[in-house]
Molecule: transfer RNA
Organism: Candidatus Parcubacteria bacterium
RNA sequence: GGGCCUGUAGUUUAACGGCAAAACACUACAUUCGCAUUGUAGAGACGGCAGUUCGAUUCUGCCUGGGUCCA
Numbered sequence: 001g002g003g004c005c006u007g008u009a010g011u012u013u014a015a016c017g018g019c020a021a022a023a024c025a026c027u028a029c030a031u032u033c034g035c036a037u038u039g040u041a042g043a044g045a046c047g048g049c050a051g052u053u054c055g056a057u058u059c060u061g062c063c064u065g066g067g068u069c070c071a
Stems, first nucleotide, its partner, number of pairs: 001070007010024004018054001026042005047063005
């Protein structure tokens, strides 16, 4: 330098082009003498910019982070 794959919550993963879901973690409350466990409730994310579309996490292009192969 070129090809391919990949990027969603703090972490690990889901999601027919139409409401972003779950587990663990975190916060509050209840439970306990206290801690843990358990229960209830809550906060928290689609890598960036454009394009297509009535509508994009999803399709396309470029950029960018990571991985891999070739040189």